This is a predicted structure of a 91-nucleotide RNA (Glycine riboswitch aptamer) from an Alphaproteobacteria bacterium.
Rfam family: Glycine riboswitch aptamer. Its family is annotated with glycine biosynthetic process in the Gene Ontology.
Its mean pLDDT, the model's own confidence on a scale to 100, is 75.

RNA sequence: AAUCUGACUGCGGGAGAGAUCGAGCUAGUGCCUCGGCGCCGAAGGAGCAACCGCCCCGGAAACUCUCAGGCAAAUGGACCGCUUUCAACAC
Numbered sequence: 001a002a003u004c005u006g007a008c009u010g011c012g013g014g015a016g017a018g019a020u021c022g023a024g025c026u027a028g029u030g031c032c033u034c035g036g037c038g039c040c041g042a043a044g045g046a047g048c049a050a051c052c053g054c055c056c057c058g059g060a061a062a063c064u065c066u067c068a069g070g071c072a073a074a075u076g077g078a079c080c081g082c083u084u085u086c087a088a089c090a091c
Base pairs, nucleotide, nucleotide: 005087006086007085010082011081012080013079018037020036021035022034023033024032038071039070040069044067045065046064047063051059052058053057
């Protein structure tokens, strides 16, 4: 002491699917709660597997499942760009 890699901080972008039905609360709409049906996949989780490795075994997806989560807005949101810090490695 740069790049790459992993994690972290901040900012920006960020999809899909009923503003569903009934009941309750409320002056009333909405919000909220409970129950039901219908849906979504890009928090998380799980499964198979291409593939990879140090090959006993292990790591593994944006695929699959939908437990969880979500289905106006808000929040959240894999991932992408920039940025901050730390660690490791090469030199």